[in-house]
c-di-GMP-I riboswitch aptamer from Alteromonadaceae bacterium 2753L.S.0a.02, 86 nucleotides, folded computationally. RNAcentral holds the sequence, with entries from Rfam. Of the family's consensus pairs, 100% are formed in the model.
RNA sequence: GUCUGAAAAAGGCAAGUUGCAGCGAAAGCGCAAUACGCAAAAUUACCGGUCUAAGGGCUUUUGCCUACGACAGCGGGAUCGCCAGA
Numbered sequence: 001g002u003c004u005g006a007a008a009a010a011g012g013c014a015a016g017u018u019g020c021a022g023c024g025a026a027a028g029c030g031c032a033a034u035a036c037g038c039a040a041a042a043u044u045a046c047c048g049g050u051c052u053a054a055g056g057g058c059u060u061u062u063g064c065c066u067a068c069g070a071c072a073g074c075g076g077g078a079u080c081g082c083c084a085g086a
Stems, first nucleotide, its partner, number of pairs: 002086004012038002016034005022029002036073001042079003046076003049071003055066004
């Protein structure tokens, strides 16, 4: 440097739930406890996808469309990287 992730191990992350505190129009986001899980469940909205629809547009009476808002634990790509083995 490349490949692999069966077992083990140093250390790590944390769905959901509960509690706390705010931000936000909403989706969603933070901290603590716990632990469904994760070998990239690290970073990144570049591609696809999903959620929301404040503002804007259409409609004309309550609907439809739209991301400049989100999701990296939906898939792919890119970047960096732990342990073990070959």